[in-house]
């Protein structure tokens, strides 16, 4: 450094509408689909210091920035952290 296993591990509407279903005619509850609005900590991108040059370029990071992509219906996923085996 690679991976596998354990533990931990945030954020943002459980908003609104159409149609189906349960169920029934109160009202809840899932589901596809739209529509605002938002989150950032898979992934993605973009930029500073420095370096190098007469110069232009180039090369360079993040959890800092964009949200493309992913999330915000209680549960998955998660950047990292920290214990363990194995590999190179």
């Nucleotide at each position: 450094c690679c991976c596998c296993g354990c533990g931990g591990g945030a954020g943002a509407g459980u908003c609104c509408c159409u149609g189906c279903g349960c169920a029934g005619c109160c009202a809840g509850c899932g589901c596809c689909g739209g529509g605002c609005g938002c989150c950032g900590a898979a992934g993605g991108a973009g930029c500073a210091u420095c370096u190098c040059u007469c110069c232009c370029c180039a090369c360079c990071a993040a959890c800092c920035u964009c949200u493309c992509a992913g999330g915000c219906c209680c549960g998955u996923g998660a950047a990292c952290c920290g214990c363990g085996a194995g590999g190179g």

Glycine riboswitch aptamer from a soil metagenome, 88 nucleotides, folded computationally. The RNAcentral record of the sequence draws on MGnify. Its mean pLDDT, the model's own confidence on a scale to 100, is 76.